[in-house]
RNA sequence: CGACCGAGCCGGGCGACCGCUCGCCGCUGGCGAGAGGAAAGUCCGAGCUCCAGCCGGGCAGGGUGCUGGGUAACACCCAGGGGGGGCGACCCCACGGAAAGUGCCACAGAAACAUACCGCCCGCUCGUCGCGGGUAAGGGUGAAAUGGUGCGGUAAGAGCGCACCGGCGAUCGGGCGACCGAUCGGCCGUGCAAACCCCACCCGGAGCAAGGCCAAGCAGGGGGGCGGCUCGUCACUGAUGAGCCGCAGGAGGGCGCCCGGCCCGCCCCCGGGUCGGCCGCAUGAGGCGACGAGCAAUCGUCGUCCAAGAGAGAUGGUCGCCGCGGAGGACUCCGUACAGAACUCGGCUUACAGGCUCGGUCGGAUC
RNA sequence: GCCCCCGUCGUCUAGAGGCCCAGGACGCCACCCUUUCAAGGUGGAAAUCGCGGGUUCGAAUCCCGCCGGGGGCACCA
Numbered sequence: 001c002g003a004c005c006g007a008g009c010c011g012g013g014c015g016a017c018c019g020c021u022c023g024c025c026g027c028u029g030g031c032g033a034g035a036g037g038a039a040a041g042u043c044c045g046a047g048c049u050c051c052a053g054c055c056g057g058g059c060a061g062g063g064u065g066c067u068g069g070g071u072a073a074c075a076c077c078c079a080g081g082g083g084g085g086g087c088g089a090c091c092c093c094a095c096g097g098a099a100a101g102u103g104c105c106a107c108a109g110a111a112a113c114a115u116a117c118c119g120c121c122c123g124c125u126c127g128u129c130g131c132g133g134g135u136a137a138g139g140g141u142g143a144a145a146u147g148g149u150g151c152g153g154u155a156a157g158a159g160c161g162c163a164c165c166g167g168c169g170a171u172c173g174g175g176c177g178a179c180c181g182a183u184c185g186g187c188c189g190u191g192c193a194a195a196c197c198c199c200a201c202c203c204g205g206a207g208c209a210a211g212g213c214c215a216a217g218c219a220g221g222g223g224g225g226c227g228g229c230u231c232g233u234c235a236c237u238g239a240u241g242a243g244c245c246g247c248a249g250g251a252g253g254g255c256g257c258c259c260g261g262c263c264c265g266c267c268c269c270c271g272g273g274u275c276g277g278c279c280g281c282a283u284g285a286g287g288c289g290a291c292g293a294g295c296a297a298u299c300g301u302c303g304u305c306c307a308a309g310a311g312a313g314a315u316g317g318u319c320g321c322c323g324c325g326g327a328g329g330a331c332u333c334c335g336u337a338c339a340g341a342a343c344u345c346g347g348c349u350u351a352c353a354g355g356c357u358c359g360g361u362c363g364g365a366u367c
Numbered sequence: 368g369c370c371c372c373c374g375u376c377g378u379c380u381a382g383a384g385g386c387c388c389a390g391g392a393c394g395c396c397a398c399c400c401u402u403u404c405a406a407g408g409u410g411g412a413a414a415u416c417g418c419g420g421g422u423u424c425g426a427a428u429c430c431c432g433c434c435g436g437g438g439g440c441a442c443c444a
Base pairs, nucleotide, nucleotide: 001363002362003361004360005359006358007357008356009355010354012322013321014320015319016318017317018316020034021033022032023031024030025029036338040349041348043347044346045345046344047343048207049206050205051204061203062202063201064200065199066080067079068078069077070076081095082093083092084091085090096198097197101196102195103192104191117139118138119135120134121133122132123131124130147165148164149163150162151161152160166188167187168185169184170183171182172181173180174179211279212278213277214276217274221270222269223268224267225266226265227245228244229243230242231241232240233239234238252264253263254262255261286305287304288303289302290301291300292299293298323336324335325334326333327332328331368440369439370438371437372436373435374434377393378392379391380390385424395411396410397409398408399407417433418432419431420430421429
């Protein structure tokens, strides 16, 4: 210098004017605060609220899946093991079980789960064809074919024997553990569980439009009542007026009449919901700094700070200077990402112009 | 804001690991028939299975992440 890898951060700055939302005040006004790293997707985990159930266990359904740790919890994070990729820094992995059982493996191929097509070898045969037997080394098919390579061995072959490698099992040693190492045993065919399933662990449902409080008008629901006594007047089985009592109030009518019952109406009381208002609603698993524990995630102690929030509606615009990028000759012009809170947190995922810092790898050149 | 559902030729759909570089109907195109048109017959074109990864020998189908579209919601009955 070039090409990369990992971690962290910023993601416009200053000033003037005009606005918007919320809060406060001494209220024609003034002062203060006002988007993000993802506020997004709503994919996980919680707080909170209501419903159901009430120790606990089981069935069904769903989820997670190497080990240890962190956390309120997690499918997240950290550290480690194993596997894979890269020359390397480093990156990626749904990474339990296929001798519990069931199922699938198209086409091709003899055979895809218990098999021999071609071939090789032996026997019968003079020989060919053929028949019987042995073999799985070679060929062929396939994504996958009965551990791999080599030497020996053999009629030909074969873990049949041996050496090395891979797997499995046992023993010993190390590690909390995943696992690793050594020795021994020829013990040795295989894929799929993001197919059913088995094993271990976890999970009640719905969601702030949850839910709670106050509470008009109209309509509707429930309960009770619409009476008694005294006196006066009249045209006298009645009607009407006044007073008193029933806590207070008032209106009765219809079903031919009376009682009961029913219906309509009126009065009073009660309770629920709607319109509307308020809470939930921003002090919280909170931010920042220092010190300490720990490899780290994280935790502890101390100090300090309070930072948007509604009508599902605010958080903006213009101008000037500067910064960054691009285009054309000075200077001018154009652009300045992704995107925007809605109960609140912890994560994950996705989008993002441009830039900064730190650490590291490989290659080249020069000293 | 929250909760569900769905994406396959132009349109409506079948499919549920291989028989599918995806089948059918309507529509479209060409030819036949007819004097001509319609109807009818024959043939053909037309699908990155919304997109990108992963599992698998193999994916429209199984899993994950995005994108797009649609529906529902207060209280009581």